Predicted 3D model of a 112-nucleotide RNA (SAM riboswitch aptamer (S box leader)) from an uncultured Bacteroidota bacterium. The prediction has a mean pLDDT of 80.

RNA sequence: UACUUAUCAAGAAAGGCAGAGGGUUAUGGCCCAAUGAAGCCUUAGCAACCUCCCCCGCGCAAGCAGGGAGCUGGUGCUAAUUCCAUCCCGGGAAAUUCGGGACAGAUAAGUC
Numbered sequence: 001u002a003c004u005u006a007u008c009a010a011g012a013a014a015g016g017c018a019g020a021g022g023g024u025u026a027u028g029g030c031c032c033a034a035u036g037a038a039g040c041c042u043u044a045g046c047a048a049c050c051u052c053c054c055c056c057g058c059g060c061a062a063g064c065a066g067g068g069a070g071c072u073g074g075u076g077c078u079a080a081u082u083c084c085a086u087c088c089c090g091g092g093a094a095a096u097u098c099g100g101g102a103c104a105g106a107u108a109a110g111u112c
Stems, first nucleotide, its partner, number of pairs: 002111007013043005021032003026086004044078003049074002053068003057064002082104001087101005
């Protein structure tokens, strides 16, 4: 980098350095930002994908499915639904309307 699978309406911020952008990209909207953006560091927290631990089932075994506990470690995350829309389908008399899906993206685990 590519592919596969799962999840994405919940949750959780202070300080220091820095100095103008940020919300992935494009367009439109909306929003955050000199009462300090991005980025980096420290501390704290959230969550529970993998791992550790416990229970139970299957299996000769390796291991696999389910449940539990934030728990040994690895990630991740800590404005707004992935901020909203865009493309398709459906509901609705209509709306600045509602629902579903696709694409794209993020994260985790795995494979080459």